This is a predicted structure of a 74-nucleotide RNA (transfer RNA) from Isobaculum melis. NCBI's taxonomy places the organism under Bacteria, Bacillota, Bacilli, Carnobacteriaceae, Isobaculum. Rfam family: tRNA. The RNAcentral record of the sequence draws on ENA and Rfam. The coordinates come from a structure-prediction model, not an experiment, and the mean pLDDT is 80.
[in-house]
RNA sequence: GUGUCCGUAGCUCAGCUGGAUAGAGCACUCGCCUUCUAAGCGAGCGGUCGUGAGUUCGAAUCUCCCCGGACACG
Numbered sequence: 001g002u003g004u005c006c007g008u009a010g011c012u013c014a015g016c017u018g019g020a021u022a023g024a025g026c027a028c029u030c031g032c033c034u035u036c037u038a039a040g041c042g043a044g045c046g047g048u049c050g051u052g053a054g055u056u057c058g059a060a061u062c063u064c065c066c067c068g069g070a071c072a073c074g
Base pairs, nucleotide, nucleotide: 001073002072003071004070005069006068007067010026011025012024013023019057028044029043030042031041032040050066052064053063054062
């Protein structure tokens, strides 16, 4: 340099044949339980879905540029 794939919560990921309020587990905070801690149970917190633009009534999802990462080839 070329090609393919990936980027969603602090971390690991799901959701992607476009559809109505964007989710799970762990972590964190609070409460219950317990003599205390851990474990368990319940609740809460946390996201401009990498950036910008386009298409559309409607975009995490489709298209294009850019940024970052992985792999292969040279």